[in-house]
Molecule: Lysine riboswitch aptamer
Organism: chicken gut metagenome
RNA sequence: AAUAGAGGCGCGCUGAACGAAGAGUAACUGCGGGAGACACCGGGUCGAUGAACGCGGGCGAAAGGCGUCAGCGCCGAAGGGCGGCAUUCACCGGAGGAAGCCGGCCCUGGCCAUGCGGUUAAUAGUCGUAUGGCUGUCAUCACAAAGCGGAUGAAGCGCUAUU
Repeated sequence: AAUAGAGGCGCGCUGAACGAAGAGUAACUGCGGGAGACACCGGGUCGAUGAACGCGGGCGAAAGGCGUCAGCGCCGAAGGGCGGCAUUCACCGGAGGAAGCCGGCCCUGGCCAUGCGGUUAAUAGUCGUAUGGCUGUCAUCACAAAGCGGAUGAAGCGCUAUU
């Protein structure tokens, strides 16, 4: 350097599947209300032929976000931060958000629990971070016939095998 591998509650992707949540919400409708609404700014539009908002009876969703299951691809799998590019979201522009791509720089071996913070409708999930635990790998040290096990440390730019 090439090829093949290992870690395990391992990683990612997909779905006319199942489920929860969204939500007894929005919309529609009656009454009240009486000037605003379209998320922030500008424009524009709607609004006294009644805006916001409140209450009641009825009817009653969906999307994004999740879990499970299944399938597929994998083991820097992949994730995150910064940056760049193009896209998209409420009527238009800006601002902002979202997700996509790039991989330029940086961080993380993997998992779990808890706290805090971000995101979110959310107590789901996820990301960041701190602490604790579990686990794989290697190095050093001590013990030991060897193995298991122990202590300390390191990081995937690692480790194992073959060439």